Record summary
The RNA shown here (transfer RNA) has 74 nucleotides and comes from a Calditrichota bacterium. Lineage of the source: Bacteria > Pseudomonadati > Calditrichota. Its Rfam family is "tRNA". It is annotated as a transfer RNA. It was read from a public genome assembly.
RNA sequence: GGCCUCAUCGUUCAGUGGAAGGACACGAGAUUUUCGAUCUCGCAACGGGGGUUCAAUUCCCCCUGAGGCUACCA
Numbered sequence: 001g002g003c004c005u006c007a008u009c010g011u012u013c014a015g016u017g018g019a020a021g022g023a024c025a026c027g028a029g030a031u032u033u034u035c036g037a038u039c040u041c042g043c044a045a046c047g048g049g050g051g052u053u054c055a056a057u058u059c060c061c062c063c064u065g066a067g068g069c070u071a072c073c074a
Base pairs, nucleotide, nucleotide: 001070002069003068004067005066006065007064010024011023012022013021018054026042027041028040029039030038047063048062049061050060051059
């Protein structure tokens, strides 16, 4: 340099053209003498910019970042 894959709550893992869910964490409440555990509720996310579409997190292009394979040099 070329090719391929990936980027989602604080973390991790799902998911799909009608727009996002689980677990852990965190907060509140219940319970408990307290802590812990348990239960209930809540908070929290689609890397950036374009394009297609009535509608994009999803499809296409570019960029950024991460990973892998490979070529060249030596």